[in-house]
Molecule: Glycine riboswitch aptamer
Formats: sequence, C1' cells, structure tokens
RNA sequence: AUGAAUUUCUGGAGAAGCCCGCCCUGCGCGGGUGCCGAAGGGGCAAGCCCGGAACGGGCGAAUCUCUCAGGCAAAAGGACAGAAGCAAGAGA
Repeated sequence: AUGAAUUUCUGGAGAAGCCCGCCCUGCGCGGGUGCCGAAGGGGCAAGCCCGGAACGGGCGAAUCUCUCAGGCAAAAGGACAGAAGCAAGAGA
C1' cells in the first nucleotide's frame, strides 16, 4: 500500500560580496553592527492523560513563532513539491 521512510533526477525563497583588527594573505582567524528563516533545534492551540480540585502537572502540529544553531554575490546547503525506483511495518 492512494507507498511514510529511503535512493536518484528536476524545480526550489529570504536576508550586508557590511565594518574594524591580525598575519600565516587564506573562500584564513578574532571582534562589532544590521538583517533572514526553508537544514537542525526550542515554544504552543485544540485535544488527550494525571489529579478530589486548582489559575496545578504531563503529552501535544505547522511554511505559525523564537533565532540557539545556520545563513545574507556565486557555488554549496535548502523546508517543500514533482517524476522514477526500492519497499508489504521499511516510518512516526
């Protein structure tokens, strides 16, 4: 099983090629300011559970939210989507 996951291919957004310092002059290291959300991670609504009960505790989704991580020319990465394989609990 109207195929999760996984493999290959294709598409795939946002935001400073910012400022200062160093020497080993390297897509280097350190510091600073401003931004972005679509790797990853954190937060929660309904609902469910615990509890005699509480305005208590636990579980609990996202492209929402935070911006820890990551990112702000190109490349790479990239949630997600499509196609083709694999796959009969491979997934959560």